Predicted 3D model of a 113-nucleotide RNA (SAM riboswitch aptamer (S box leader)) from a soil metagenome.
[in-house]
RNA sequence: CUCAUCCAGAGGGGCAGAGGGAACGGCCCGACGACGCCCCGGCAACCGCACCGGUUCACACCCGGUCACGGUGCCAACUCCGACCCGGCGCAGACGCGUCCGGGACAGAUGAG
Numbered sequence: 001c002u003c004a005u006c007c008a009g010a011g012g013g014g015c016a017g018a019g020g021g022a023a024c025g026g027c028c029c030g031a032c033g034a035c036g037c038c039c040c041g042g043c044a045a046c047c048g049c050a051c052c053g054g055u056u057c058a059c060a061c062c063c064g065g066u067c068a069c070g071g072u073g074c075c076a077a078c079u080c081c082g083a084c085c086c087g088g089c090g091c092a093g094a095c096g097c098g099u100c101c102g103g104g105a106c107a108g109a110u111g112a113g
Stems, first nucleotide, its partner, number of pairs: 001113006011040005019029003024082003041075003046071003050066005079107001084104005089098003
């Protein structure tokens, strides 16, 4: 940089001791010990292995599925929510506004290349 996914799911112990949830605003988590590190456990199924089905004369490729052995990942809150744009709804004469609903963008995370 490209592609895919991101409203599901899954916690105990030990160490340590103050901030943490990316960043800004909000709202949360946190001395009843968060965040982090280690061990164990689990979730999931992105990639590899294996197996099944489709396709093929057959194989390969490809598509779908199963498994959970291996490589990652993950285990508060939808990526916690918003921020920019569009539509709806509500208020309003209008400009416009919003603890509302939906879609998209930006940013980010994870995997594969």
Background
The coordinates come from a structure-prediction model, not an experiment, and the mean pLDDT is 85.